Predicted 3D model of a 1213-nucleotide part of an RNA (large-subunit ribosomal RNA, half B) from a bacterium. The coordinates come from a structure-prediction model, not an experiment, and the mean pLDDT is 81. Its Rfam family is "Bacterial large subunit ribosomal RNA". Rfam links the family to the GO terms ribosome and structural constituent of ribosome.

[in-house]
Context: one part of a larger RNA
RNA sequence: ACCUGGUUAAGGAACUCGGCAAAACAAUGUCCGUAAGUUCGCAAUAAGGACUGCCACGUUUAACGUGGCUACAACAAAUGACCCCUGGCGACUGUUUAUCAAAAACACAGGUCCCUGCUUAACUCGUAAGAGGAUGUAUAGGGGCUGAGGUCUGACCAGUGCUGGAGUGUUAAUCUUGGCGGUCUUGAAUAGAUAACUUGUUAUUUAUUCAGGGCUAACUGAGUCAAGCCUCCAGUAAACGUCGGCGGUAACUCUGACCGUCCAAAGGUAGCGUAAUCCCUUGCCGGGUAAGUUCCGGCCCGCAUGAAAGACUUAACGACUAGGGGACUGUCUCAACCAGGUGCCCGGUGAAAAUGCAAUUCCCGUGAAGAUGCGGGAUACCUACGGCUAGACAGAAAGACCCCGGGAGCUUUACUAUAGCUAGAUAUUGAGCUUUGGUUUUGGUUGCGAAGUGUAGGUGGGAGACUUUGAAGCCCGUCUUUCGGGACGGGUGGAGUCGUCAAUGGGACACCACCCUUCCAGAAUCUUUGUUCUAAUCUCAAAAGGAAACAGUGUCUGGUGGGUAGUUUAAGUGGGGCGCUUGCCUCCUAAAAGGUAGCGGAGGCGCUUAAAGGUCGGCUAAGAACGGAUGGAAAUCGUUCUUGUCCUACAAAGGGAAAAGCCGGCUUUACUGCAAGACGGACAAGUCGAGCAGUUGGGAAACCAGAACUUAGUGAACCGACCCUGAUUUAUAGAAUUGGGGGAGAUAAACGGAUAAAAGUUACCCCGGGGAUAACAGGCUAGUAGGGCCCGAGAGUCCAUAUCAACGGCCCUGUUCGGCACCUCGAUGUCGGCUCAUCACAUCCUGGAGGUGGAGAAGCUUCCAAGGGUUUGGCUGUUCGCCAAUUAAAGUGGUACGCGAGCUGGGUUCAGACCGUCGUGAGACAGGUUGGCCCCUAUCUACCGUAGGCGUUGAGUCUUGAGGGAAGUUCGAGAUAGUACGAGAGGACCUCUCGGAGUCAACCUCUGGUCUAUCAGUUGUCGCGCCAGCGGCAUUGCUGAGUAGCUAAGUUGAUUCGGGAUAAGUACUGAAAGCAUAUAAGUACGAAGCCCUUCCCAAGAUUAGGACUCUUUGAGAUCCCUUGUAGAUGACAAGGUUGAUAGGCUCUAGGUGUAAGGGCGGUAACGUCCUCAGCCGAGGAGUACUAAUUGAUCAACAUUUUGUUUGGUUCAG
Repeated sequence: ACCUGGUUAAGGAACUCGGCAAAACAAUGUCCGUAAGUUCGCAAUAAGGACUGCCACGUUUAACGUGGCUACAACAAAUGACCCCUGGCGACUGUUUAUCAAAAACACAGGUCCCUGCUUAACUCGUAAGAGGAUGUAUAGGGGCUGAGGUCUGACCAGUGCUGGAGUGUUAAUCUUGGCGGUCUUGAAUAGAUAACUUGUUAUUUAUUCAGGGCUAACUGAGUCAAGCCUCCAGUAAACGUCGGCGGUAACUCUGACCGUCCAAAGGUAGCGUAAUCCCUUGCCGGGUAAGUUCCGGCCCGCAUGAAAGACUUAACGACUAGGGGACUGUCUCAACCAGGUGCCCGGUGAAAAUGCAAUUCCCGUGAAGAUGCGGGAUACCUACGGCUAGACAGAAAGACCCCGGGAGCUUUACUAUAGCUAGAUAUUGAGCUUUGGUUUUGGUUGCGAAGUGUAGGUGGGAGACUUUGAAGCCCGUCUUUCGGGACGGGUGGAGUCGUCAAUGGGACACCACCCUUCCAGAAUCUUUGUUCUAAUCUCAAAAGGAAACAGUGUCUGGUGGGUAGUUUAAGUGGGGCGCUUGCCUCCUAAAAGGUAGCGGAGGCGCUUAAAGGUCGGCUAAGAACGGAUGGAAAUCGUUCUUGUCCUACAAAGGGAAAAGCCGGCUUUACUGCAAGACGGACAAGUCGAGCAGUUGGGAAACCAGAACUUAGUGAACCGACCCUGAUUUAUAGAAUUGGGGGAGAUAAACGGAUAAAAGUUACCCCGGGGAUAACAGGCUAGUAGGGCCCGAGAGUCCAUAUCAACGGCCCUGUUCGGCACCUCGAUGUCGGCUCAUCACAUCCUGGAGGUGGAGAAGCUUCCAAGGGUUUGGCUGUUCGCCAAUUAAAGUGGUACGCGAGCUGGGUUCAGACCGUCGUGAGACAGGUUGGCCCCUAUCUACCGUAGGCGUUGAGUCUUGAGGGAAGUUCGAGAUAGUACGAGAGGACCUCUCGGAGUCAACCUCUGGUCUAUCAGUUGUCGCGCCAGCGGCAUUGCUGAGUAGCUAAGUUGAUUCGGGAUAAGUACUGAAAGCAUAUAAGUACGAAGCCCUUCCCAAGAUUAGGACUCUUUGAGAUCCCUUGUAGAUGACAAGGUUGAUAGGCUCUAGGUGUAAGGGCGGUAACGUCCUCAGCCGAGGAGUACUAAUUGAUCAACAUUUUGUUUGGUUCAG
């Protein structure tokens, strides 16, 4: 010193972020008594009060009553809730981050929405089989949100989602059918060749074309066809979500019931509201307090409340959070004492981290910018021990913040996939009926412009055709219709009807054939709808039955699909992010070649033009002044002047006058093939180009022309398409492919272009790196800040300078906000507080002066001055600030914004959670709120102490003081004196006296505290056999006292007087400079400051001092022992028999308070007498009874010898 405990005067939360911790209250004992509120259950053991032991008696189990007795105290020890008031949040009991968060988070009963009708529910797990759900069945099960109860739950369906309906769109695989082809084959035609002969025929063969048929990879068109998407129509918010601006207005003002207008799907209703939500903000008012950033109650311009991500309330409950009060206390003022355990010493045993090397000081400087190690000074004998933690940018952990690189978790309307789900096709997969559609076919049917008898499909044939196998007519029915009619069937009827001809017309009719169109019926085939069946298949213990070509499963295909997966999500950047930028052109910066950076300063481009090109010829703009009708500043006209100001398609620069500007004529060189040579350049790109050949335009010609006055007007490869070419392929032919040439397709604009295709978040994070790069601190700088000086407009009645001072100027400081990014990222812990400080002075007080717009007093201002001092509280994490009350004053700054190997941990800044806001979301917020691990045994330096060694030429005692340290404060009252001064009110200097506050030191007589020596009382229990009396344990069991010692709150003292030299300042004499002048020579004053005076250390003051005494005839010291006035250990001090050092014994100051035992009284508890007893006694005396015995060692000039001891080395054994 720490840890764990005990006690504490006076005060009583003043402590602190906060009553943290501690204390106190304390009994689920008895009896009284108990509020608001309330869900009537509670709240409630509310709160608060009284009693409690022992003995006797009574009622006599319990418990109670009456009387008596003792103590300071009777639930006597131990165990064992403090209470009240008021908010917030959550209803409650529960649950949670094992190991920093127990909560307001989760859960919960209750509410509501969605899904689920079951042989196999929905949903979940699983590849499947299967299992759970459930041996359950909508009063059941699953999922989401909310979270008891009470009062309630508003508007919006535009967006997104979900549900339902509809279809004109779009849409896959499959299937059907074409096209462009390819190939094989047949036939024909044409052309050629060969052969035969009959000489123009035949046969064979080749090529081309045409036609038919077969097969067919790739390509391609059309048709059929689902869900989805889309569109349209609805619904749905206890689905995701959303819920406005502006202007005016009332008879003071303010406000705005009211009005207008715009937008919207609708414009936030009730409630609540500065809130766990409010930035401004410590909002305003009130309460509480001396004082209230907190708290409570109101108010409401709600940055950014709000109704099941529920709103507002609410009794009860809470190791939650906030404020207040009581009680209580060492939390504090302000600390003290004590006990035990560590630390320390001795004996034994014996780690760890760490460690570049160490012979390891301070100051100033330097330096990779904060040095034990460098430079210069100063200081310092050598070595340990106990302490302390300021430094060793101490230790520990390759910084978690930040940045860079890499990764991972998570999210989503990032990209791309994918499980799952869903839809279609097809296979497993059959039969019947039916329906729709297509194709083919058979039979029938249909066909109306006008004209014409009248409903003329086309072409051809055609003069006859039909009819008792029943004509015309009439009736009924069906179909069709251009509404006139037509066709067919049935009945009746009983013999005719039609054509040719004529008319009309483009076409003429009976009848036949072949066709076209419309429709009907049948068949075949494909498709499709519905339904039936049973035999696949499924189900079913079996049987019976059920489902049934569906389902299920396989394959193909469309949709959906953060459920899952893989990835992407740029760089520059005076850190990063946000912002901005990214290619090209012009100028400046650019330092007179060229080039040259910056998040330096200014601007442009991502084209245009058939003339704005070529050439030939011609021409000269613009402005100003003057003059001139309408006519003006400016139109057109004239003269003069300026000379390139105009103009150049567009930026700027450089150019440009018989032009590069303007106008006109003719035109296409805005050409083809080339190219010496240059410029410029990392490369790749880029630029200029005489000249040659061809061709063309203009010009009489020389000549000019391969676009534009010049410099911007842009994109490498790959990729596919297009045009041309026809090089390429392995048996051949063809085709296809590949190749070659060409131009096009890039806001590939992050413009030398990562992919065809890509966004976020991490505080749950991880790894590798960086002081190459931020936050703290240091450094450099000094814009900003702070301070000073100069000038002096002005204010100050007058008057710049008592005081204040604009516009300006010059400096200083290194303290603010910054800038830079130099040490540190293999770690330099960050705000505030506490503790302890130290320095500067630009001084807050106190001291000394000058000026004053100083009468006095009180002030203002300036100069000197750093000795000392510089308060306590309320609020807040606060520094700061505001407030209360004081004070002489309540200074400003530096010291890593001093100080975390000294403390704290309230704030900030990990992980949990809530609110508001932002975000689709994961999440985010110098926004708020609640909770949330502070390790380190000290090696070196430094510092505070204590020893040992050696030195000082042997010792002992006493000293000097070079040097160092400590201390240093101030107020009030009285007297002078109610004087000086002043009209008064007020009211001094100087000098003297007294008393305080603060601070410091020493001490314990007093007042107290403590006092685990001691004395006494007493509870429970155990023991000594029992009674009595004692002892142990229960914090020393508790309680009451308390000596010595130690202590403060107690007592005493100090902070005094004085001297010397000075500061600012004030003077004397006095020249230089006949004056003046405090100065130059000379002289004198002048401050709490400086040096002394006071106290302490001090000769290692290595400069080692001085005095006295003793000393080889042994001075002196030590070991050892008894000890304490001393003390961690050493040391110091008192002693060691010639002795009172300690213990013991005797006596005693003192403490406690009347022992035991006996007697007496009382039924007993108990009382009383012997007895102010007994016990103790760290203090004080006395006394050798015991122990300090006997001894040993060191020790003072030089040299030599011998011996001994110890250590080292070598050799031998």